[in-house]
This is a predicted structure of a 76-nucleotide RNA (transfer RNA) from Thermoplasmatales archaeon SW_10_69_26. Lineage of the source: Archaea > Methanobacteriati > Thermoplasmatota > Thermoplasmata > Thermoplasmatales. It was read from a public genome assembly. The coordinates come from a structure-prediction model, not an experiment, and the mean pLDDT is 81. It matches the Rfam family "tRNA". About the family: Transfer RNA (tRNA) molecules are approximately 80 nucleotides in length. It is annotated as a transfer RNA.
RNA sequence: GCCGGCUUAGCUCAGUCGGUGGAGCACCUGAUUCGUAAUCAGGAGGCCCGGGGUUCGAAUCCCCGAGCCGGCUCCA
Numbered sequence: 001g002c003c004g005g006c007u008u009a010g011c012u013c014a015g016u017c018g019g020u021g022g023a024g025c026a027c028c029u030g031a032u033u034c035g036u037a038a039u040c041a042g043g044a045g046g047c048c049c050g051g052g053g054u055u056c057g058a059a060u061c062c063c064c065g066a067g068c069c070g071g072c073u074c075c076a
Stems, first nucleotide, its partner, number of pairs: 001072007010025004019056001027043005049065005
C1' cells in the first nucleotide's frame, strides 16, 4: 500500500424486509432474611464510532474519514 471483518447501555453481545433501539451480567430501589448470599418485583442507563448523502422515514442502504482485528504484498 491492497483486501476482508468489526465498532450498538458500564461489560459481553443480539437487532429479521428501512417503520417506537433490545437481552444477559453489572448498578440502584423495594420485598424476603437475625444478617449476608441467593431469589422475587420494579427502576435507571444510548451522540447506534464521526461527517455527508438517499428516503416520508436510516443502527440498517450509499460515499468519505477514524479506531481495532486478521490476511496479502512491497522495501532497489